This is a predicted structure of a 406-nucleotide RNA (Bacterial RNase P class A) from Porphyrobacter sp. It was read from a public genome assembly, where an Rfam model found it. NCBI's taxonomy places the organism under Bacteria, Pseudomonadati, Pseudomonadota, Sphingomonadales, Porphyrobacter. The prediction has a mean pLDDT of 75.

[in-house]
RNA sequence: CCAGGGGGCCGGGCAGCCGCGGCGGGUUGCGAUCCGUCGAGGAAAGUCCGGGCUCCACGAAACAAGGGUGGCGGGUAACGCCCGCCCGCCCCGGAGUGGUCCGGGGUGAGGGACAGUGCCACAGAGAGCAGACCGCCGAUGGAGCCGACGGCUCACAGGCAAGGGUGAAAGGGUGCGGUAAGAGCGCACCGGGGCGCCGGCAACGGGGCCCGCACGGCAAACCCCACCCGGAGCAAGACCGAAUAGGGGCGGUGCGCCGGUCCGUCGCAAGGCGGGUCGGCAGGUCGGUUUCGGACCGAGCCGCCCGGGUUGGUCGCUAGAGCGCGCCGGGCAACCGGCCGCCGAGAUGAAUGGCUGCCCCCCGCCCCGGCGGGGACAGAACCCGGCUUACAGGCCCCCUGGCAAC
Numbered sequence: 001c002c003a004g005g006g007g008g009c010c011g012g013g014c015a016g017c018c019g020c021g022g023c024g025g026g027u028u029g030c031g032a033u034c035c036g037u038c039g040a041g042g043a044a045a046g047u048c049c050g051g052g053c054u055c056c057a058c059g060a061a062a063c064a065a066g067g068g069u070g071g072c073g074g075g076u077a078a079c080g081c082c083c084g085c086c087c088g089c090c091c092c093g094g095a096g097u098g099g100u101c102c103g104g105g106g107u108g109a110g111g112g113a114c115a116g117u118g119c120c121a122c123a124g125a126g127a128g129c130a131g132a133c134c135g136c137c138g139a140u141g142g143a144g145c146c147g148a149c150g151g152c153u154c155a156c157a158g159g160c161a162a163g164g165g166u167g168a169a170a171g172g173g174u175g176c177g178g179u180a181a182g183a184g185c186g187c188a189c190c191g192g193g194g195c196g197c198c199g200g201c202a203a204c205g206g207g208g209c210c211c212g213c214a215c216g217g218c219a220a221a222c223c224c225c226a227c228c229c230g231g232a233g234c235a236a237g238a239c240c241g242a243a244u245a246g247g248g249g250c251g252g253u254g255c256g257c258c259g260g261u262c263c264g265u266c267g268c269a270a271g272g273c274g275g276g277u278c279g280g281c282a283g284g285u286c287g288g289u290u291u292c293g294g295a296c297c298g299a300g301c302c303g304c305c306c307g308g309g310u311u312g313g314u315c316g317c318u319a320g321a322g323c324g325c326g327c328c329g330g331g332c333a334a335c336c337g338g339c340c341g342c343c344g345a346g347a348u349g350a351a352u353g354g355c356u357g358c359c360c361c362c363c364g365c366c367c368c369g370g371c372g373g374g375g376a377c378a379g380a381a382c383c384c385g386g387c388u389u390a391c392a393g394g395c396c397c398c399c400u401g402g403c404a405a406c
Base pairs, nucleotide, nucleotide: 001402002401003400004399005398006397007396008395009394010393012359013358014357015356016355017354018353020039021038022037023036024035025034026033027032041377045388046387048386049385050384051383052382053233054232055231056230066229067228068227069226070225071085072084073083074082075081086110087108088107089106090105091104092103093102094101095100111224112223116222117221118218119217120216133164134163135160136159137158140157141156142154143153144152145151146150172190173189174188175187176186177185191213192211193210194209195208197206198205199204237315238314239313240312247306248305249304250303251302252301253300256281257280258279259278260277261276262275263274264273265272266271285299286298287297288296289295290294322342323341324340326339327338328337329336330335360375361374362373363372364371365370366369
């Protein structure tokens, strides 16, 4: 320098002008106007997890049902998130040389398959207390030949599971011995099982003794074990609240009611009661009972009051599990503690935009400094912690490989 992988960060900058929303202040003729200040993101997205907050339900906890999580330890308000470690598998480098050790990276829904049930397609002889297609042998028994009690041949009885073949998987693997051929049949190493010991908080690791090996795989099949979970969501929820319509209550519906004025009376007064006079009054209907010129009940109508509530308005609403490549301390880390500093949107048909100039980056053209075009993904809506997904371009760090130089 190039290529690949992993991680972190940024994601156009400055100035002027115009415009929009929130807040504070001034003026106001309440219509506005002026000044100051603030005004999208790393994902605001998907709404997939976990919480705060609010209401509802049940009112101890627990069980049941349903759902979720799943190596171990730690972090956190909590998590299915994050950090560290363990184990399995894969890859790379070094040492050694067969299976080992050391270092690095990636990846894993990583509890339980002696609690039970179920499944293992196709192929294949055989797929679970299995099986013999090709093959090997045929020591023993049998048959045949030669012949001297031995040898040879056949592959009939039968033996074997090494090799081939099928399959995702064939009842441990490699090697030596052994055998007629074979086989944990015997042995060594590896693997596996059981029981102690040592180290570690633990997952787990190391080593010893015993056992020739019995117990295949699948739980992202049912299931078992341990732990967690009440439901709905800011259109939550709270307050204010008209007109019309609808609900409830009270009163009235004609010898009456309301108002003005005068008189009398009570009263400290406001005002009440009685009478005279003047003026006004929508409805005055229907049904039933009855002791029938009347009374009562109901409907309708009128007046007043109450409560719910559509549209609308206010709150919830943004200072919080907040932010700081500020410092110090603890920790491998995630993260935690202390001190200091900061305030960084709160709209509700919904603001956060546009233009110009200079600079930055990318593309194209003329041709070596000019011209033209472009600036990723995407945009809050109660808030917070995560995950996932989208993203032009740029910066930094680490690992591996290659090339060049010293």